[in-house]
RNA sequence: GCGGCGUGCCUAACACAUGCAAGUCGAACGGAGAUACAGGGGUUUGCCCCUGUAUCUUAGUGGCGGACGGGCGAGUAACGCGUGAGGAACCUGCCCUUCAGUGGGGAAUAACGGCUGGAAACGGUCGCUAAUACCGCAUGACACAUUGGUACCGCAUGAUACUGAUGUCAAAGGAGCAAUCCGCUGAAGGAUGGCCUUGCGCCCGAUUAGCUAGUUGGUGGGGUAACGGCCUACCAAGGCGACGAUCGGUAGCCGAACUGAGAGGUUGAUCGGCCGCAUUGGGACUGAGACACGGCCCAGACUCCUACGGGAGGCAGCAGUGGGGGAUAUUGGUCAAUGGGGGAAACCCUGAACCAGCAACGCCGCGUGAGGGAAGACGGCCUUCGGGUUGUAAACCUAAGUGAUCAGGGACGAAGGAAGUGACGGUACCUGAAAAGCAAGCUCCGGCUAACUACGUGCCAGCAGCCGCGGUAAUACGUAGGGAGCGAGCGUUGUCCGGAUUUACUGGGUGUAAAGGGUGCGUAGGCGGGAAAGCAAGUCAGGUGUGAAAUACCGGGGCUCAACUCCGGGGCUGCGCUUGAAACUGUUUUUCUUGAGUGAAGUAGAGGCAGGCGGAAUUCCUAGUGUAGCGGUGGAAUGCGUAGAUAUUAGGAGGAACACCAGUGGCGAAGGCGGCCUGCUGGGCUUUAACUGACGCUGAGGCGGGAAAAGCAUGGGGAGCAAACAGGGAUUUAGAUACCGUGGUAGUCCAUGCUGUAAACGAUGAUUGCUAGGUGUGGGGGGACUGACCCCUUCCGUGCGGGAGUAAACACAAUAAGCAAUCCACCUGGGGAGUACGGCCGCAAGGUUGAAACUCAAAGGAAUUGACGGGGGCCCGCACAAGCAGUGGAGUAUGUGGAUUAAUUCGAAGCAACGCGAAGAACCUUACCAGGGCUUGACAUCCUACUAACGAAGUAGAGAUACAUCAGGUGCCCUUCGGGGAAAGUAGAGACAGGUGGUGCAUGGUUGUCGUCAGCUCGUGUCGUGAGAUGUUGGGUUAAGUCCCGCAACGAGCGCAACCCCUAUUGUUAGUUGCUACGCAAGAGCACUCUAGCGAGACUGCCGUUGACAAAACGGAGGAAGGUGGGGACGAGGUCAAAUCAUCAUGCCCCUUAUGUCCUGGGCUACACACGUAAUACAAUGGCGGUCAACAGAGGGAGGCAAAGCCGCGAGGCAGAGCAAACCCCCAAAAGCCGUCCCAGUUCGGAUCGCAGGCUGCAACCCGCCUGCGUGAAGUCGGAAUCGCUAGUAAUCGCGGAUCAGCAUGCCGCGGUGAAUACGUUCCCGGGCCUUGUACACACCGCCCGUCACACCAUGAGAGUCGGGAACACCCGAAGUCCGUAGCCUAACCGCAAGGAGGGCGCGGCCGAAGGUGGGUUCGAUAAUU
Repeated sequence: GCGGCGUGCCUAACACAUGCAAGUCGAACGGAGAUACAGGGGUUUGCCCCUGUAUCUUAGUGGCGGACGGGCGAGUAACGCGUGAGGAACCUGCCCUUCAGUGGGGAAUAACGGCUGGAAACGGUCGCUAAUACCGCAUGACACAUUGGUACCGCAUGAUACUGAUGUCAAAGGAGCAAUCCGCUGAAGGAUGGCCUUGCGCCCGAUUAGCUAGUUGGUGGGGUAACGGCCUACCAAGGCGACGAUCGGUAGCCGAACUGAGAGGUUGAUCGGCCGCAUUGGGACUGAGACACGGCCCAGACUCCUACGGGAGGCAGCAGUGGGGGAUAUUGGUCAAUGGGGGAAACCCUGAACCAGCAACGCCGCGUGAGGGAAGACGGCCUUCGGGUUGUAAACCUAAGUGAUCAGGGACGAAGGAAGUGACGGUACCUGAAAAGCAAGCUCCGGCUAACUACGUGCCAGCAGCCGCGGUAAUACGUAGGGAGCGAGCGUUGUCCGGAUUUACUGGGUGUAAAGGGUGCGUAGGCGGGAAAGCAAGUCAGGUGUGAAAUACCGGGGCUCAACUCCGGGGCUGCGCUUGAAACUGUUUUUCUUGAGUGAAGUAGAGGCAGGCGGAAUUCCUAGUGUAGCGGUGGAAUGCGUAGAUAUUAGGAGGAACACCAGUGGCGAAGGCGGCCUGCUGGGCUUUAACUGACGCUGAGGCGGGAAAAGCAUGGGGAGCAAACAGGGAUUUAGAUACCGUGGUAGUCCAUGCUGUAAACGAUGAUUGCUAGGUGUGGGGGGACUGACCCCUUCCGUGCGGGAGUAAACACAAUAAGCAAUCCACCUGGGGAGUACGGCCGCAAGGUUGAAACUCAAAGGAAUUGACGGGGGCCCGCACAAGCAGUGGAGUAUGUGGAUUAAUUCGAAGCAACGCGAAGAACCUUACCAGGGCUUGACAUCCUACUAACGAAGUAGAGAUACAUCAGGUGCCCUUCGGGGAAAGUAGAGACAGGUGGUGCAUGGUUGUCGUCAGCUCGUGUCGUGAGAUGUUGGGUUAAGUCCCGCAACGAGCGCAACCCCUAUUGUUAGUUGCUACGCAAGAGCACUCUAGCGAGACUGCCGUUGACAAAACGGAGGAAGGUGGGGACGAGGUCAAAUCAUCAUGCCCCUUAUGUCCUGGGCUACACACGUAAUACAAUGGCGGUCAACAGAGGGAGGCAAAGCCGCGAGGCAGAGCAAACCCCCAAAAGCCGUCCCAGUUCGGAUCGCAGGCUGCAACCCGCCUGCGUGAAGUCGGAAUCGCUAGUAAUCGCGGAUCAGCAUGCCGCGGUGAAUACGUUCCCGGGCCUUGUACACACCGCCCGUCACACCAUGAGAGUCGGGAACACCCGAAGUCCGUAGCCUAACCGCAAGGAGGGCGCGGCCGAAGGUGGGUUCGAUAAUU
């Protein structure tokens, strides 16, 4: 793209223009008209009139049909529907069968004609006329009514059959030559259709609990086809309801459809059955059938016409229009078929129906091509730049041809004796033709869930079903490439079922997750012991009726298949009838004793009520003794007390409560009950087995009884205690209107009444039975025993631990949370909320019952691992304590912050940034600033051309650089001597260079820190549903998860320790530059010092004690060293998104005549201030002077260290021996020792400043160091607070080195002198192990509660206001049926007539819709405010 089969206003039962949707019959009737013919007449020869015949048409009368078919679902919770039964209480036109009949009369009236009203619709009046229209009469029973008889049936009212009597009631004709046919009348039967009754079933709400007066029943009457309060009069007082009446809400019901394993749940489109409705409400007429969709009357609303007087209308028929809405079609064709109406028929009508049109709305089928085709083309995308992928995909070749197109042929559907008859339709189908030619999209690609990359974006834009993506490398957003899925569709949204055992019948729960009523008695109900017999309601079995068709299932058939459709079968799990069975349930009867109860004998007890009695204590009063305090608290104060308290003694008053005994002891249904005695009284338990004989269990509602504390009412009482209240203190402190203290009123107590709730808890309903054991305790019994003990056993109660079993786990475990049974109560995510409204109860407080809007994606239980705790236990560390010396105060140095600046480059930030990167900023460094330059670049690679490279002097400039001239100078390799090549330079072009630009939260590497803390893990096994646990915990011990023992663990790894280095002792080997016992030197020697190789040594090894016969600890011996001898290197798994992109490396981003690069100058050194770290001091443990030969160690030295000597006060200079170093030099060590000063801003302290010099360097102005002379600041030991250190340590003293031209109070090292203290682990800090609690897990710097302020959302109340619904009372009262009727009219019948019978109109009455009035009720909307 195509075709087939279906389906198509779910909303406004809103309003409708226009056309059509129900007519037909002339063989019921009288006319009228047309045509033809015949006859006659007239005649203007066109024709007209009359009569007759034939044919056709049909307004009217008449018949049948308009009650079917078609539409819709408003109403209805009902005998409306479904299913079954009944009608002995009924009707049924047309149709079928049967029986009988069809005789004879009469009076009208439409049409029509005349006159006439009205705009119209529609009439009025007079006159004529027909019938299958209308009316009497006759005949008439198997009909009907009344009344008899006989038989028989039924539960009954009663029915049926036969047979009498009396009475009543029929009819119509038409066509045809005729036969005959179609009609007509009465009756019976059938069929069909309907009506009525009834069992069972059919939604939600109890915040609807009582409803009902024609109501329930009866009698008489009326009415109906028929039963019936259906209606009416009278009588009675009934009827319905917790098995849910009434009321409110919602809804047409079913066959069936969707879903589901099923049971169920949801739905009621198409098709079919039933019901209801036809603009809203009411009403009847006609008729076999209606209270009538396309009929009538009335009322209301609306629309239309009008001459304003009056009329007309009803699409929820088919099309169609407007409107509403997210949304649903043509004002089509045909009666060919099927069916319907009429007709004798022909035929007519049929928006039923059959077809066509529109819509991917659904289902089904087909196609858009197939085979070959690798240079794996171009292009796209990605890329590790090699390639990969799109992809045999395309191109190209070959063949076939579905659909579409064109042409030719061309149906079935059409039946019955023949012929004729097709809307669809020239359609389906068949044949032929041409050409790959005309036909692919949608969603998705993080997981669920099949499918991945790039770019863009940067918590933006956006996505999202749930979890969640996006903050610069997004498979999640957007785009592209690729991929996945489905495919004429795909995706979204909505709805229903499923998953959801998440309302649990199948098939759940209630200790802690939501959930046991606070407790008992007991009504209805539910359930119920043993035996026997009867019945047969439940149950089961057989038979039978029904369970419509369609659908669904199975088997076949027809369209090419399928969808679709046809046939057959089974089924439709239901209901009824009938026959049987009798186990179980039920029911009736008989019976039993074990359940239950009664009796008898005992027994324990804070069980209840009432009365009486008692002692201790508190308080108060009186009196005595006695004196200054008492009291109270963590500590205080208020308070009491010299007017005599507290204390103490004696006496008295009053109220309340009952120490010890006292106990996971007792009693009670629960709440609860505690001195003693008495009275009354309830229940339990044990024993016995005399009695009853299932009498039992549970228990909605309700009722009754009981009910902690607080509270309420009335009246008492009031010692102590004590809300409220008052004074006061103290506290955290922001406050403390609290906690504590001193006082103190209700109340607590009693009586009576109310309230009716509690963490009323075992968070565990009641009852019954069953299912291992152990051990306490209260009460009773039995056995045994000499025995009250003990022992064995048993019943009832109350505890603990525990097995099976259960449980999510925790746990429960004969007192079940086990296994079963019965009954009740309760639960269904968190919040809103046990709130609101309503009802009930209450004097009130309040209780009980008990929602929704809105909002969240969780809330919750149990357990696990961590982390944390102003939890516990054990232990460690210069952690505290004990000490020593400091910092914080001073000036100085240095780093940082801040502020400043053109720039003061950047980083580091608690410990773990701050003398840190920086082991050394005057230029350089240098990254910053100002100015001046360069642009393939200062540096790397590639290409081309040229030139060797190199390079002095000159000028300008701050320099980079520029200019001009070129003096000089010519290298290496190969060579066929032409040249070529390597390296270098210059010039040019572009690829690229370059970046201390960003991101340490993209990274590598490196580092810090907890912490040298003792921890961190794994394999296997075991335990646990699991997370996980065990091991690793425990008892000891250690510096240590170090070791030992124990143990469902056994082992192992990374850490610890050891192995490595230095140091302390010694042996041995080797000695030069070292050393020396050789007088010095040379030389010699190697014992010593020393140097540096190899060894030894220390291991709790030995002894003793303790300990567990262990590990180990303590003491000792020996030893240079003793319990890791001292020090160093060495840093587990991890934590801090710790630090570093500025050491380096590196992804991505950014700059490219600049964020690159070169140069000059400046800055990093600035200075109100704040902090850190240091050095120096404040002095006598000191300063100064002297002693110049007191005594080290470790280092460094060639662009270097530099001796001796000389000069200078000195820094230093001159000079240069020696030394690439155990050789020479730096090199003097200093504290030390001796003398002096005499406590002062000093002979302390040295900052600052001046002058004069020295050194380094191109250059000391900004901005170096040093020397001399002079100057001589602060400072007299430092507030709160705080740092380091446990032995060769602190403190103190000097020395060296790196960096470096120069610059050291810093850093890294070295040695000299050389302490004090540690009782101890309560506390502070940090850490380890075990344990406990947790609402924390970003892990306490966590989490989290409430008030207040503002804005918004939802809801309640609210003076009220507005609107809707259903009833009720009264008023008015249309149409109309019925009833009455005195007025008027009146063809058929009676009557000679008068008149009558009957009928109609009118009038009246009952009922009666709409309407009006009224007070209530109910639902909703809205409202200041709250």
Predicted 3D model of a 1426-nucleotide RNA (small-subunit ribosomal RNA) from an uncultured organism.
The RNAcentral record of the sequence draws on Greengenes.
The coordinates come from a structure-prediction model, not an experiment, and the mean pLDDT is 82.